[in-house]
A computed fold for a 74-nucleotide RNA, annotated as transfer RNA. The RNAcentral record of the sequence draws on ENA and Rfam. The same sequence occurs in records of 2 taxa. Its mean pLDDT, the model's own confidence on a scale to 100, is 81.
């Protein structure tokens, strides 16, 4: 130096191929339940999708630059 993959709430992850409200779990509040927790049950919280920039009516998604990390060559 080349090549290839990864990057989304506090944490984990779905969505990407075939662009159209950003999904589920856990955590966090609040109720219910218990003598109290727990554990279950219900409702509610929290995302500049890694950063810029293009393309489009519309971008997590598609180009184009970059920065973290991993892995293979050399």
């Nucleotide at each position: 130096g080349g090549g290839g993959g990864a990057g989304u709430g506090g944490u984990c992850u779905a969505a990407c191929u075939u662009g159209g409200u950003a999904u589920g779990a856990u955590g966090c509040c609040a109720g219910c339940c218990u003598c109290g927790g727990g554990c279950g049950c219900u409702g509610g919280u929290g995302g500049u999708u890694c950063c810029a920039g293009g393309u489009u009516c519309a971008a997590a998604u598609c180009c184009u630059g970059g920065c973290u990390c991993c892995c293979c060559c050399a």